[in-house]
RNA sequence: GCCCCCAUCGUCUAGUCUGGUCUAGGACAUAGGCCUUUCAAGCCUAAGACCGGGGUUCGAAUCCCCGUGGGGGCACCA
Numbered sequence: 001g002c003c004c005c006c007a008u009c010g011u012c013u014a015g016u017c018u019g020g021u022c023u024a025g026g027a028c029a030u031a032g033g034c035c036u037u038u039c040a041a042g043c044c045u046a047a048g049a050c051c052g053g054g055g056u057u058c059g060a061a062u063c064c065c066c067g068u069g070g071g072g073g074c075a076c077c078a
Stems, first nucleotide, its partner, number of pairs: 001074007010028004020058001030046005051067005
């Protein structure tokens, strides 16, 4: 330098291929409550996310372009 893949709650992840409904869902963690003499477990509830910018479209997490960060492969370093 070229090519490919990835980026979503604190963490891990579903959804992206096929744009639209149902609060962007789930697990763990956190906070509050119930239960308990207390704790743990269990049950209920809550807060919490689409990497940044632009474009297409009536409508973008999803499609396109640029960028940033991470991972992998190839080449150069005569």
RNAcentral holds the sequence, with entries from ENA. Predicted 3D model of a 78-nucleotide RNA (transfer RNA) from an Anaerolineales bacterium. The coordinates come from a structure-prediction model, not an experiment, and the mean pLDDT is 80. The organism belongs to Anaerolineales, within Bacteria. Rfam family: tRNA.